Predicted 3D model of a 100-nucleotide RNA (Guanidine-I riboswitch aptamer) from Oceanobacillus sojae. Rfam family: Guanidine-I riboswitch aptamer. About the family: This family represents a conserved RNA structure found upstream of the ykkC and yxkD genes in Bacillus subtilis and related genes in other bacteria. Taxonomically the source falls in Oceanobacillus (Bacteria, Bacillati, Bacillota, Bacillaceae). The prediction has a mean pLDDT of 79.
RNA sequence: GCAAAUGUUUUCUAGGGUUCCGCAAUCCUAAUAUUGGUCUGGACCGAGAGAAAACACACAGUGAACUGCUGUGUCACGGAGGGAUAAAAGCCCGGGAGAA
Numbered sequence: 001g002c003a004a005a006u007g008u009u010u011u012c013u014a015g016g017g018u019u020c021c022g023c024a025a026u027c028c029u030a031a032u033a034u035u036g037g038u039c040u041g042g043a044c045c046g047a048g049a050g051a052a053a054a055c056a057c058a059c060a061g062u063g064a065a066c067u068g069c070u071g072u073g074u075c076a077c078g079g080a081g082g083g084a085u086a087a088a089a090g091c092c093c094g095g096g097a098g099a100a
Base pairs, nucleotide, nucleotide: 007055008054009053010052011051012050015045016044020042021041022039023036024035025034026033057073058072059071060070061069062068075095077098081093082092083091
């Protein structure tokens, strides 16, 4: 100086907003409507660098051998900007740029 790998899915969590529901306020009451996420919430979105599980893979052990059983499996600082949805985000671009 250059290059590669660091698995997949599901259910959750931190977090996130406001389409829907609920809640609150306003209008002469109600309905309706409007406004409010500077409303705990239901529901919703949701992590590469959060959790758990299953599967896969690698290695080791075991076993008269069967796509068997058991065990283990390290790291991960990070913008700005853009994108989706109603909207936002530790979502996506992205284990990206860059840094170490």